[in-house]
Molecule: glmS glucosamine-6-phosphate activated ribozyme aptamer
RNA sequence: AAAUUAUUUUUAGCGCCUGAACAAUUUUUUUGUUGACGAGGUCAGAACUUAUCGAAUUUUCGGCGGAUAGUUCUGUGGCAUUGUUACUGCCAAUAAAUACUAGCAAAAAUUAGUAGUGAUACUAUAACAAAUCUAGUAGGGUAACUUAC
Repeated sequence: AAAUUAUUUUUAGCGCCUGAACAAUUUUUUUGUUGACGAGGUCAGAACUUAUCGAAUUUUCGGCGGAUAGUUCUGUGGCAUUGUUACUGCCAAUAAAUACUAGCAAAAAUUAGUAGUGAUACUAUAACAAAUCUAGUAGGGUAACUUAC
């Protein structure tokens, strides 16, 4: 230095709990439990804001922190023709907005098992979405230099 194996850390529906609810002991109280299910999402910086989509049918209540969200501005990069530049527009290294069509989950629940006095947690389990996601179809500027295809 490389390979293999094992372990650990990060990857943001993520983390936390001073409210609340619940459990045990119970007079207070103490000790615990619950507190977002996946899909999707980062060019760099700044500001502002209640950060996209559906599932569940509601404590997924309430609060705090964080955050890849949206808008605006600046810069960088790409595309709009096959070289260069400027402007304009749309985007972000899968770099075209828009329209239409099609497609994609997990949990809760159910059943079974494990741990716990219990609240509850974990494991296995057919199926079930939507989108700014994915795919397909339609769908692209001007001017100058002047030929770099």